[in-house]
RNA sequence: UCGCGGGAGAGAACGGGGACCUCCAUUCUAUUUUGGAGGCGACCGACGCCGAAGGCGCAACCGCCCCGGAAACGCUCAGGCAAACGGACCGCGA
Numbered sequence: 001u002c003g004c005g006g007g008a009g010a011g012a013a014c015g016g017g018g019a020c021c022u023c024c025a026u027u028c029u030a031u032u033u034u035g036g037a038g039g040c041g042a043c044c045g046a047c048g049c050c051g052a053a054g055g056c057g058c059a060a061c062c063g064c065c066c067c068g069g070a071a072a073c074g075c076u077c078a079g080g081c082a083a084a085c086g087g088a089c090c091g092c093g094a
Stems, first nucleotide, its partner, number of pairs: 001094006011047001014045003020039006048081003054077001055075003061069002
């Protein structure tokens, strides 16, 4: 580094909402072109929260001092807050 297995926390919260889907009405015609209702919802906004991608910080500690190093500690920029995905880290194999 690769493969397999394990692997925590915190809103399936709120407001808006493209595309798409369903139904109804009107209509000569409405899967094509009108109006309405509902579903799902990329994405946007505000608030709350989490720490285990990444990032930043360093009292003790290491380092003879300066300088520096560094965690599962601290921050929460980033990321995340049903499941899935992801996931520090751990085990096995190559």